[in-house]
Context: one part of a larger RNA
RNA sequence: CCCGCGGUCAGACGGAAAGACCCUAUGAACCUUUACUGCAGCUUGGCAGUGGCGCCAGGAGAGGGCUGUGUAGGAUAGGUGGGAGGCUUUGAAGCCGGGGCGCCAGCCUUGGUGGAGCCAACCUUGAAAUACCACCCUGCGCUCUUCUGGCGUCUAACCGAACCCGGUAAGCCCGGGUCGGGACCCUGCCUGGUGGGCAGUUUGACUGGGGCGGUCGCCUCCCAAAAGGUAACGGAGGCGCGCGAUGGUGGGCUCAAGCCGGUCGGACAUCGGCUGUUGAGUGCAAAGGCACAAGCCCGCCUGACUGUGAGAGCGACAGCUCGAACAGGGACGAAAGUCGGCCUUAGUGAUCCGGUGGUCCCGCGUGGAAGGGCCAUCGCUCAACGGAUAAAAGGUACUCUAGGGAUAACAUGCUGAUCUCCCCCAAGAGUCCACAUCGACGGGGAGGUUUGGCACCUCGAUGUCGGCUCAUCGCAUCCCGGGGCUGGAGCAGGUCCCAAGGGUUCGGCUGUUCGCCGAUUAAAGCGGUACGUGAGCUGGGUUUAGAACGUCGUGAGACAGUUCGGUCCCUAUCUGCCGUGGG
Numbered sequence: 001c002c003c004g005c006g007g008u009c010a011g012a013c014g015g016a017a018a019g020a021c022c023c024u025a026u027g028a029a030c031c032u033u034u035a036c037u038g039c040a041g042c043u044u045g046g047c048a049g050u051g052g053c054g055c056c057a058g059g060a061g062a063g064g065g066c067u068g069u070g071u072a073g074g075a076u077a078g079g080u081g082g083g084a085g086g087c088u089u090u091g092a093a094g095c096c097g098g099g100g101c102g103c104c105a106g107c108c109u110u111g112g113u114g115g116a117g118c119c120a121a122c123c124u125u126g127a128a129a130u131a132c133c134a135c136c137c138u139g140c141g142c143u144c145u146u147c148u149g150g151c152g153u154c155u156a157a158c159c160g161a162a163c164c165c166g167g168u169a170a171g172c173c174c175g176g177g178u179c180g181g182g183a184c185c186c187u188g189c190c191u192g193g194u195g196g197g198c199a200g201u202u203u204g205a206c207u208g209g210g211g212c213g214g215u216c217g218c219c220u221c222c223c224a225a226a227a228g229g230u231a232a233c234g235g236a237g238g239c240g241c242g243c244g245a246u247g248g249u250g251g252g253c254u255c256a257a258g259c260c261g262g263u264c265g266g267a268c269a270u271c272g273g274c275u276g277u278u279g280a281g282u283g284c285a286a287a288g289g290c291a292c293a294a295g296c297c298c299g300c301c302u303g304a305c306u307g308u309g310a311g312a313g314c315g316a317c318a319g320c321u322c323g324a325a326c327a328g329g330g331a332c333g334a335a336a337g338u339c340g341g342c343c344u345u346a347g348u349g350a351u352c353c354g355g356u357g358g359u360c361c362c363g364c365g366u367g368g369a370a371g372g373g374c375c376a377u378c379g380c381u382c383a384a385c386g387g388a389u390a391a392a393a394g395g396u397a398c399u400c401u402a403g404g405g406a407u408a409a410c411a412u413g414c415u416g417a418u419c420u421c422c423c424c425c426a427a428g429a430g431u432c433c434a435c436a437u438c439g440a441c442g443g444g445g446a447g448g449u450u451u452g453g454c455a456c457c458u459c460g461a462u463g464u465c466g467g468c469u470c471a472u473c474g475c476a477u478c479c480c481g482g483g484g485c486u487g488g489a490g491c492a493g494g495u496c497c498c499a500a501g502g503g504u505u506c507g508g509c510u511g512u513u514c515g516c517c518g519a520u521u522a523a524a525g526c527g528g529u530a531c532g533u534g535a536g537c538u539g540g541g542u543u544u545a546g547a548a549c550g551u552c553g554u555g556a557g558a559c560a561g562u563u564c565g566g567u568c569c570c571u572a573u574c575u576g577c578c579g580u581g582g583g
Stems, first nucleotide, its partner, number of pairs: 001583008010575003014570002022404004027400002029396004035201005041194003045190005051154013065140002068137001078136005085119003094113008158181003162178006204216003213233001217239006240385001241283001242342002247301007255279001257275005281290002284347001286345003305328004311322004317386001330339003353379007361372002411458001413454003417451001419447006428438002465540001466538003470532001471529005478503003481498006505519005546564004550559003
């Protein structure tokens, strides 16, 4: 050096299973509910199957009967017309009794008695006799018809797991009869309600993982690197309007502040003078503007026009913005001219659907109409603001699929804020004396053991705490060794330097690492090794499915809250290592 055999299990990010955790998907499934929308079910009412009779109540119509005092007036004159007679032995006036109405004066009606009379233009009144007859008004009761509702009753629809008979040899069923119930129940159609019982779905995105929080459109500034543009969960603010004058035009004016002067009167009120390029003001944020004013005041007005628009700028598009000029008819101005809102840049919403006004357009054989078009205008915090629907929340540890190391939890890496250690300066403490020892305020490093940041291999899997076993390395050394200084007398210490050879205990509690405690020891070191080591063991913790408590939630369920329970696979091919053999 080559080839074996027996072992071991450190590595081959070993094998197994397209990660179950996490995220993503306009994925799925179940579950919940005061998510949305439906459906069953239940329920309300109407109509039908569904009929007779009676009573009561209400509405309408017809017939007949009553009903009605403002004052003056024999008095409870409803209106108008006709009208000279009408009622009465089929019983008048009067008297007695009952009923109704009542503005208590009376009116109407009825029974008895009674026995032959009672009313009329009469005088008054706007209107003349209920003497009499018509047609009506207000209100009341009677009769009839009709409609509606309620109640009662009937039997013939309909119902009966009641009894009898038959089919029949039948405890079902069907038919017939009796009996019971009964127009109810029940059923159909329409209709209002209720309705997780059931069904289909929805439940946004951005995001230094996701969730929680925040945000989502528009305007201004910085970032933005002297054109324009330019990102971040970068730094600051505003808008979702206002105004018929705060608009147009013509004319005029100059602010803020300071100083001086001046009754009450002051730091600041109003008044006078001087200085005063902008520091004032601008309807509201900021920026850019503005004094020749865009700022302030006054007069007259409505261009905060209609129809167009050469030509430009911005934008992926949708669209946004600027705009001379022409026509019409105007405002102001002597005129030249200016005026199609406001110093400018925010003050907003596509399409569909629908409303309103107008209009010449279309209008299903024709004429109309219905309906539509066109012009104008209105209805969206469609604010997740280029707006999926008119209409939508949650749970899953019972879970599933597709994917992702595009993205989290372990581990590595980078970083080193945090952490551990060291150093510089030296105030001060140390009686005195900064530096025996300690060291403020600050400064500079090292390390890569903490908590983090980043998200770089790995999600077609790199098993995660602690223990056991077995280690190996570093030295910032716990002990044993050698030294310096000492606020080192000695003993014992303190601190620093050198040093990694060896060593570094046994128990109690807890799943614990850690820590506390007990007893020892020369000492009971700190760290790295995928927080060494699960193809070596364990499985107490964490981290599935069961169950419970507290808490949260309407609920399904949830909780770095607790609690009891809970399947740990691999026969070693290669490398490494140990032992052993052959060539």

Model confidence (mean pLDDT): 86 of 100. A computed fold for a 583-nucleotide part of an RNA from a metagenome, annotated as large-subunit ribosomal RNA, domain V. It matches the Rfam family "Bacterial large subunit ribosomal RNA". Rfam links the family to the GO terms structural constituent of ribosome and ribosome.